[in-house]
């Protein structure tokens, strides 16, 4: 790397080094010389594993991870729902306009999936 499983709407940043990128990919939208990534130190959050206390877990936070802009920043594939807009076709009408129906596209909401991240497990 691949496999199984749980979680992903909450929470929590300063300093030093560094010197232009970063937010997984793509599109969008953001962050960034008032200093990106990365590394180091200190601090914090959380409670997955662990440890401890125990009548108990919505406990403590010992050790191992993890995390500390924006919901996993939003969207991506599918289904459903309702409305609006646009296009096409058909019908009504002498025509235009208008009305109705069907199809397609765009937008929105919900759900599921996919992808990703992290923990634990197994091989």
């Nucleotide at each position: 790397a691949a496999c199984u499983u749980a979680u992903c709407a909450a929470g929590a940043g300063a300093a030093g080094u560094g010197g232009a990128g970063g937010g997984a990919a793509c599109g969008g939208c953001c962050c960034u010389a008032a200093g990106a990534a990365a590394c180091u130190u200190c601090a914090g959050c959380a409670a997955c594993c662990u440890a401890c206390u125990u009548u108990a877990a919505u406990g403590u936070g010992u050790g191992g991870u993890g995390c500390u802009a924006a919901u996993u920043c939003c969207g991506u594939g599918a289904a459903u729902u309702a409305a609006u807009u646009g296009a096409u076709u058909u019908a009504a009408u002498a025509a235009a306009a208008u009305u109705a129906a069907a199809u397609c596209a765009a937008u929105a909401a919900u759900u599921c999936a996919a992808a990703g991240a992290u923990g634990a497990g197994a091989g």

SAM riboswitch aptamer (S box leader) from Hypnocyclicus thermotrophus, 123 nucleotides, folded computationally. Rfam family: SAM riboswitch aptamer (S box leader). Its family is annotated with regulation of gene expression in the Gene Ontology. The sequence is in RNAcentral, with records from Rfam.